[in-house]
Context: one part of a larger RNA
Molecule: large-subunit ribosomal RNA, domain IV
Organism: Candidatus Liptonbacteria bacterium CG11_big_fil_rev_8_21_14_0_20_35_14
Parts: sequence; structure tokens; C1' cells
RNA sequence: AUCUCGCUAAGGAACUCGGCAAAAUAGCGGCCGUAAGUUCGCAAUAAGGCCUGCCACCUUCGGGUGGCCGCAGCUAAAGAAUCUCUGGCGACUGUUUAUCAAAAACACAGCUCCCUGCUAACACGUAAGUGGAUGUAUAGGGGGUGACACCUGACCGAUGCGAGAAGGUUAACGUUGGCGGUAUCUGCUUUCGGGUAGAUGCUGACUGACCGAAGCCCUCGUCAAUGUCAGCGGUAACUAUAACCGUUCUAAGGUAGCGCAUUUCCUUUCCGGGUAAGUUCCGGAGCGCACGAAAGGUGUAACGACUGGAGAACUGUCUCAGCGAGAAGCUUG
Repeated sequence: AUCUCGCUAAGGAACUCGGCAAAAUAGCGGCCGUAAGUUCGCAAUAAGGCCUGCCACCUUCGGGUGGCCGCAGCUAAAGAAUCUCUGGCGACUGUUUAUCAAAAACACAGCUCCCUGCUAACACGUAAGUGGAUGUAUAGGGGGUGACACCUGACCGAUGCGAGAAGGUUAACGUUGGCGGUAUCUGCUUUCGGGUAGAUGCUGACUGACCGAAGCCCUCGUCAAUGUCAGCGGUAACUAUAACCGUUCUAAGGUAGCGCAUUUCCUUUCCGGGUAAGUUCCGGAGCGCACGAAAGGUGUAACGACUGGAGAACUGUCUCAGCGAGAAGCUUG
């Protein structure tokens, strides 16, 4: 020096990414007392204060000594919390990366859309069959959102889905031609080698016509379907700003609410609060690089081994280190 413990003057978070670790108040007793907020259930053991069997004596006022009762005196039974203020996220209890992540992720009740009339849809299986379900639309399956409160705006041009059937386009099959190949037969012709024409049968990744469904084109609908939700110029009697006007493009030009945000580059934005001093924090502002309404928007009591900021108490975290005990290790025996 390492490890595990114990103690420490004065200070008390100055340590540090961060009070990590440690310390400490205190112990689901009794008596009092208890705020904001709230979904009236809670918050809440809020917070905070006092008490610890009875009697006598002594006391440096901390307690000590003696006696009595009981198994037991914090009669509270060993299980077990620091507390307060203020934001974010997720409503909640729950679930998860067995072995670096427990969370704001997943799930959830609730909401919503789509499918399904029963031999259901859907799933597994080549099939038989099975599940769904010994269920029947208040049922079952799938997608999204995620308690509750207030709400959920515009756009169907594109993509998807649903409905439609007039027209266009469109496969194989089928029907019917052309051309070629081949087999047989017949006619004409011949220099006897053949040539040519016809009929019949078979045939071809050959070629044309007719017929020919869904689909696509087309017409509507649909966004809690995938998605999208502008630009430029000018204008008011100080200035500034622009309710207003013009113009271009678009399917339509972002509504309510929120906003430097887990989203803001510029940026430590600006103003206020808190501090002696605050890139964090809280409130307000808004020119939103690049919020925004079920990939939900904004709030929200309760809850959280979540996460940010502040305070009380407490401390060797630190100023700044010291001492003590034990262990391992090393050396010697």
C1' cells in the first nucleotide's frame, strides 16, 4: 500500500456527472396535530409536537443507586421508512433483454377501425383433420391508440382498400384459315432420275382471324387507411408591426392546443425567479432551422428501485488527513 470494520478537532456537499457511498432523523406504540391539490377514494404514518412501568434517594441534570410488580417496561415483538418543495415521462397493479439495460420500453382497462351469418373469419396441416368453440355478432379474429377530463381541424391529387359496370385493353382453351413437314392415294407430264397439281390423315416453341374472365385503364366512396397540410410583393398620421391588398402554385395550404420543448441549429435566445455567483432548473415571451391533434394534441389527483432542479437534517464525499481493530499478502521461525 490492499481488503473489512470502528473513531475523529473545526467546517458541513466546499466532493462529484450526480450527496455515489456513508452518516443521520426515526422506528406500522399512545396522546395531540396535519397544508396545497383532488377523480372526494386520497394526499396522510403528510409535516410537526409531547410521552416511555411504579416508588424512594442522590446528581456534574447527562443520569446513577436501591426497592416493588410482571415471562417481557419504547407491553411497540423485530417485519420496516429520511423528510419537504417543484418539473418531465408513463394514468395505475403488472411484464421485460436467464448471464452488462427494469425503463419514459411492453402490457393494460377504456376508445376506434376492419373482417366474420357458422362447414364463420382466421391459424396449423400435402391431406384427413384440429383449434377457433361443445362458442354464434353483447361472439370470434386482426390493426391502431392507451385510465380519466376537454378535444381530435383541412385535404381523396398520389398509394391502399371498398363499390361499380358502359367503353378500351387483355391469357390459355376452343373454332376456322394460311404456310411448312410427313404418310397414302389419284391426275397430268417426263430426258424415267424426277417435276407438278389435287384429295385424305397426322403434325409445327410457325402465322392470321373469331370467341374469350378477372385484372389494368375508367367512375365513385373512404384518412382513428398509407400519407400531405406553400411562396413572393406591398400597405396604418413618429417608429415598428401588419387586421388589409395583390399575385403564383396546390388535392388542401397546419385549425384548437402547446412551444428554445426527451423536439431550437443559431443558443449559455430574451425577460423574470431562485444563488454572493446558475450552459442546468421554474415561470413568461415566440421569428416552431425542423410541435401539432388516436405513429393522438393538451391537461391531470393517485402511483413509480424512472428522470431533472432546489432545500432541511446528516455526515471523512470533501478541505486534509489522522488514529485504532482484524484479514489476506510478504519476511522470519